A computed fold for an 86-nucleotide RNA from Paraliobacillus quinghaiensis, annotated as c-di-GMP-I riboswitch aptamer. It matches the Rfam family "c-di-GMP-I riboswitch aptamer". Its family is annotated with cyclic-di-GMP binding in the Gene Ontology. The coordinates come from a structure-prediction model, not an experiment, and the mean pLDDT is 83. Taxonomically the source falls in Paraliobacillus (Bacteria, Bacillota, Bacilli, Caryophanales).
Formats: sequence, C1' cells, structure tokens
RNA sequence: UAAAGAUAAAGGUAAACCAUUGAAAGGUGGUGACGCAAAACUAAAGGGAGUAAAUGUACGCUUCCCUAUGUCAGCCAGUUGCCGUA
Repeated sequence: UAAAGAUAAAGGUAAACCAUUGAAAGGUGGUGACGCAAAACUAAAGGGAGUAAAUGUACGCUUCCCUAUGUCAGCCAGUUGCCGUA
C1' cells in the first nucleotide's frame, strides 16, 4: 500500500412502539433494541425505490391517469474512517 474481518478492546448507530409534524412518502423527539464492520457522509451532478399535494389530460360528481420541485443512504453504489492481524 492492497485485500480481507478471526480473536479482542474502545466506541458508534438504532428495528419496533408511543407522541408530534406533514396531503402522503417521510421527518423529529421519547422509550427501547430488530439488527448493522461502515446501518458514517453523499439525493437530477451514478443507478434504483416509494409518495402524489399542486399543475395537467380524460372522465366523473368528488373518480382515474401522468408527473417531483418533496422523500428514502437500514436498496445497490461512490467517498472516507476505528481496531487488531488468526
């Protein structure tokens, strides 16, 4: 330097529930721990996914469809990092 994650050590994070917020996806807080060696950071400036308020088309009588400017990093990916070396 590269590849990998046995054994430890020091730590980190947080599924779910409740409350709150938002049109929703989701976010925030509290409790709590399903799990995670990158479950750290990055959102048209890689891909993918989810929602559809507003706008618009059609139709309808309050319906359907397209669609992100809004969302997801605990989907893949890119970048960076702790510890030790079976």